[in-house]
Predicted 3D model of a 140-nucleotide RNA (FMN riboswitch aptamer (RFN element)) from an Anaerolineae bacterium. The model forms 100% of the base pairs in the Rfam consensus. The coordinates come from a structure-prediction model, not an experiment, and the mean pLDDT is 80. The sequence was found by an Rfam model in a public genome assembly.
């Protein structure tokens, strides 16, 4: 420098607590009613990047570290399909040579259907998937 697979297995988390009452049932007093609406609550898919964090070692080396910096996945629109569009949110301070990521502190943001208006609840989903880990094979 060029060629090149296959198989296995894994791969998503969350409304405690309170307060209304659209509705239902009832002659009627009244009772039941929202994880959705008001307060609060709680959660964060991969791979990269890394000034911090750990052990080991003695100068490297292992693990570990962003939901909102970069990009991918799902998810929505079109298509028969190949593909194509589309796809959410962060700032102050502080430390420092550098902070988008470390520390403090305040914010934000979350597919599609169904139902009383849903990131948390049912569903499509015993799907799919970025990808991780391992086992096999080729070729130099």
């Nucleotide at each position: 420098a060029a060629u090149a697979g296959c198989c296995u297995u894994c791969g998503g988390g969350g409304c405690a607590g309170g307060g209304u009452g659209a509705g239902a049932c009832u002659c009627g007093c009244g009772u039941c009613a929202a994880u959705u609406c008001c307060c609060g609550a709680c959660c964060g898919g991969c791979g990269g990047u890394a000034u911090g964090g750990c052990a080991a070692u003695u100068u490297u080396u292992g693990c570990c570290g962003a939901g909102c910096c970069c990009g991918c996945g799902a998810g929505c629109c079109a298509g028969c399909a190949a593909u194509g569009g589309u796809a959410g949110a962060u700032c102050c301070g502080g430390u420092g040579u550098g902070a988008a990521u470390c520390c403090g502190g305040a914010g934000c943001c979350g597919a599609c259907g169904g139902u009383a208006c849903a990131g948390u609840c049912c569903g499509g989903a015993u799907g799919a998937g970025a990808g991780a880990a391992g086992g096999c094979a080729u070729g130099c």